[in-house]
This record gives sequence, structure tokens and C1' cells, in this order.
RNA sequence: GCGGGCGUAGCUUAGCGGUCUAAAGCGUCCCCCUGUCACGGGGAAGAUCGCCAGUUCAAAUCUGGUCGCCCGCG
Repeated sequence: GCGGGCGUAGCUUAGCGGUCUAAAGCGUCCCCCUGUCACGGGGAAGAUCGCCAGUUCAAAUCUGGUCGCCCGCG
């Protein structure tokens, strides 16, 4: 340099054009339970979906560019 894959809460993932709010597990915080801790139960906060543009009535999802990481080729 060329080709391919992946970028979504602190971490790991789901979602593959449409319902008003982006879902789950772990983690964090609060409450209940307990003599205490753990376990268990209830609740809350937290991602405008790497970034910029485009297509569309509508984009995390499609297209282009760009940045980062990984794999392969030279």
C1' cells in the first nucleotide's frame, strides 16, 4: 500500500429499516431481608449506537468518507 472483519452503558453481548421511550447479563448506587457478612428480593443511574455526510416519510440497522482495533496479502 491492497483486501476483509469489527467498533452499541464501566465490561460482555443482543438488535440486521418502522410500534413512545435502544434490551439483557455482570458491575455501581439505594432499599428490603439478616444479629453481621454473603445469598436472595425490589428499585435507580448509566450508551443520542466510534466520528462526519448521504439515501429514506423513517437509520444503531443501508451507502460513501474518515479514525481506531484485529486478520490476511504484498

Annotation: A computed fold for a 74-nucleotide RNA from a bacterium, annotated as transfer RNA. Rfam family: tRNA.